[in-house]
Predicted 3D model of a 77-nucleotide RNA (transfer RNA) from a Pseudomonadota bacterium. The source organism's lineage runs through Bacteria, Pseudomonadati and Pseudomonadota.

RNA sequence: GCCGUGAUAGAUCAGUUGGUUAGAUCGCCAGUUUGUGGCACUGGAGGCCGGUGGUUCGAACCCACCUCACGGUACCA
Numbered sequence: 001g002c003c004g005u006g007a008u009a010g011a012u013c014a015g016u017u018g019g020u021u022a023g024a025u026c027g028c029c030a031g032u033u034u035g036u037g038g039c040a041c042u043g044g045a046g047g048c049c050g051g052u053g054g055u056u057c058g059a060a061c062c063c064a065c066c067u068c069a070c071g072g073u074a075c076c077a
C1' cells in the first nucleotide's frame, strides 16, 4: 500500500426484514431494610449509536469518504 472485521450508556455487550418510543448485566445515585456496613428489594440518572455527506416518506442498520482499533497479505531495507 491492498483486503477483511469492528466502533452503541462509565465498563462488558445485545439490537431480527430499515418502521414511529435504542436495551441487558455490572457499576453510579436515591429510598426501603439493618445498630453501622454488606446482601436483598424498589425507583432513578446516564446515549447526537466513531465523524462527515448521501440514498429513502423513514437510517444504529444501506452507500461513499475520513478517523481509530484488530487481523491477513504484498513490497522495500
Stems, first nucleotide, its partner, number of pairs: 001073007010026004019057001028044005050066005
Its Rfam family is "tRNA".